Overview: The prediction has a mean pLDDT of 87. Small-subunit ribosomal RNA, central domain from an uncultured Gammaproteobacteria bacterium, 349 nucleotides, folded computationally.
Context: one part of a larger RNA
RNA sequence: CUGGGCGUAAAGCGCGCGUAGGUGGCAAGGUAAGUUGGAUGUGAAAGCCCCGGGCUCAACCUGGGAUGGUCAUUCAAAACUGCCGAACUAGAGUACAGUAGAGGGAAGUGGAAUUUCAGGUGUAGCGGUGAAAUGCGUAGAUAUCUGAAGGAACAUCAGUGGCGAAGGCGACUUCCUGGACUGAUACUGACACUGAGGUGCGAAAGCGUGGGGAGCGAACAGGAUUAGAUACCCUGGUAGUCCACGCCGUAAACGAUGAGAACUAGCCGUUGGGAUACUUGAUAUCUUAGUGGCGCAGCUAACGCGUUAAGUUCUCCGCCUGGGGAGUACGGCCGCAAGGUUAAAACUC
Numbered sequence: 001c002u003g004g005g006c007g008u009a010a011a012g013c014g015c016g017c018g019u020a021g022g023u024g025g026c027a028a029g030g031u032a033a034g035u036u037g038g039a040u041g042u043g044a045a046a047g048c049c050c051c052g053g054g055c056u057c058a059a060c061c062u063g064g065g066a067u068g069g070u071c072a073u074u075c076a077a078a079a080c081u082g083c084c085g086a087a088c089u090a091g092a093g094u095a096c097a098g099u100a101g102a103g104g105g106a107a108g109u110g111g112a113a114u115u116u117c118a119g120g121u122g123u124a125g126c127g128g129u130g131a132a133a134u135g136c137g138u139a140g141a142u143a144u145c146u147g148a149a150g151g152a153a154c155a156u157c158a159g160u161g162g163c164g165a166a167g168g169c170g171a172c173u174u175c176c177u178g179g180a181c182u183g184a185u186a187c188u189g190a191c192a193c194u195g196a197g198g199u200g201c202g203a204a205a206g207c208g209u210g211g212g213g214a215g216c217g218a219a220c221a222g223g224a225u226u227a228g229a230u231a232c233c234c235u236g237g238u239a240g241u242c243c244a245c246g247c248c249g250u251a252a253a254c255g256a257u258g259a260g261a262a263c264u265a266g267c268c269g270u271u272g273g274g275a276u277a278c279u280u281g282a283u284a285u286c287u288u289a290g291u292g293g294c295g296c297a298g299c300u301a302a303c304g305c306g307u308u309a310a311g312u313u314c315u316c317c318g319c320c321u322g323g324g325g326a327g328u329a330c331g332g333c334c335g336c337a338a339g340g341u342u343a344a345a346a347c348u349c
Base pairs, nucleotide, nucleotide: 003321004320005319006318007303008302012317014201015200016199017198021194022193023192025088029084030083031082033081034080035077036076037075038074039073040072041071042069049065050064051063052062053061054060091191092188093187094186095185096183097182098181099180103177104176105175106174107173108172109171110154115149116148117147118146119145120144121143125136126135162169163168206247207246208245209244210243211242215241216240220236221235222234223233258316259315260314261313262312263311266294267293268292269291270290271289272288273287274286275285276284277283278281298305299304322349323348324347331342332341333340334339
């Protein structure tokens, strides 16, 4: 390299948008670049291969033939691919009418609870644990009532429920805004799929500047436990967690399963639409888009998957090639840094 693979053995980029490229629906016409056939030229000789001949055989020598091309020129064919111009509507999209939704952004508002502060009542404990102690408390705590402040998160509803490309999204109201689904007609007429580079988004932690700081809480301190205890348990507690703007760009970023399309038995739930039927209801049937549980065929090393495929096929991209060394070194690029990304070898088993 080929081949074979990528749920769990090595292997699907965290996820979009999209450039080049690759691939591309249906029917008629033209063209002839690819494609197919013929002819001519050429593909030196030797060698290889086949049939002969000559050295006694063979090696060797020698005669004839065959083979050998992304080849050139020319003639022809027109199914397929391409191209040209024109057409179609089943893919894709637009318009219209509806539907559901924690989809996103901004502003405002609310109640429960924790904490703190002020005041009242009230007195000796509270707290914590396996048991304790550190801690708090006669300078009046804990408990309880009233008031105030402030920050963060939104109980019940809540559901293998919903929405989003993924990360993710959950109190309420308003404004701005993206997408999806359904229905019936009209329109555009292949406008499509994938996507190297590129570009955007991207949990938590972390970083910069400025705010904020109730609870929780790395680090840290103390108390326990223990042989020790740089832990698990307890009392405190700083960064952080929150907001604004900017960076970082990684996760078991998981369905450990790339995207799109077509086909291939069923049954039972559930969410959002639509339709029909009557016995008009907690109804039945059909259909469509999701989301779950089983399961036939088939697949799989097995586990399992099974119309939401890991089945049967097609198109395009990414990735893998024994373990360790190593996702490391060096170099490049990016970053304020932390580091990220790209990515070896010696050596060793």